[in-house]
RNA sequence: UUGCUGGAGAGAGGCCGCCGCGGCAACGACGCGGCCCACCGAAGGAGCAAACCCCCAUCGCGGGGCGAAUCUCUCAGGUAAAGCGGACAGCAG
Numbered sequence: 001u002u003g004c005u006g007g008a009g010a011g012a013g014g015c016c017g018c019c020g021c022g023g024c025a026a027c028g029a030c031g032c033g034g035c036c037c038a039c040c041g042a043a044g045g046a047g048c049a050a051a052c053c054c055c056c057a058u059c060g061c062g063g064g065g066c067g068a069a070u071c072u073c074u075c076a077g078g079u080a081a082a083g084c085g086g087a088c089a090g091c092a093g
Stems, first nucleotide, its partner, number of pairs: 001093006011037001013036006021028002038079003044075001045073003052065004056060001
């Protein structure tokens, strides 16, 4: 890297618009889009501890660089079921 298997969390939230269908009409979504509020962390992204390195009138509880995650943030993404996606794990090439 490719294929197969497993793979969590969180509002079927509110308002507005559109399409479709039903209806004489008024009007009516569980679809699509926008906005708002709440929430989730396991695409991606961001943050940092030790160690290590560098700097100095000051050698220090100093300053700077580098610096991982399943931790933190929630920008992005996501929040009925199904489907899709999915970090990571196992198997095979």
Molecule: Glycine riboswitch aptamer
Organism: uncultured Variovorax sp.